[in-house]
């Protein structure tokens, strides 16, 4: 140095849940609290998966402007689902 990852050290992150005169159509995000876990649970939504379905388009009803139900719809999300890229602390076996 590479691989690897201790019942080691120093630190780090923060699921569920709760709170909110926050953002959003929603999914979700953000902030505070909180810890189930995490050796990349650091960063990049790039590929697949998954979640949502606003605009828009269609169908049916109603009606003629309004409106209801429903299908499609990612340009919206998710990296703590899996890959890929990239950077990094410590050092027992």
């Nucleotide at each position: 140095c590479c691989u690897c990852g201790a019942u080691a050290a120093u630190g780090g992150c923060a699921a569920a849940c709760c709170u909110g005169u926050a953002c959003g159509a929603a999914a979700g995000u953000c902030a505070g609290g909180g810890a189930c876990g995490c050796a990349a649970a650091g960063c990049c939504g790039u590929g697949g998966g998954c979640c949502u379905a606003a605009a828009g388009c269609g169908u049916a009803g109603a009606u003629u402007c309004c409106u209801u139900a429903u299908g499609c719809g990612a340009u919206g999300g998710u990296u703590g689902c899996c890959a890929g890229g990239u950077u990094a602390c410590c050092g027992a076996a």

The prediction has a mean pLDDT of 83. A computed fold for a 93-nucleotide RNA from Tumebacillus permanentifrigoris, annotated as c-di-GMP-I riboswitch aptamer. The model forms 95% of the base pairs in the Rfam consensus. The organism belongs to Tumebacillus, within Bacteria.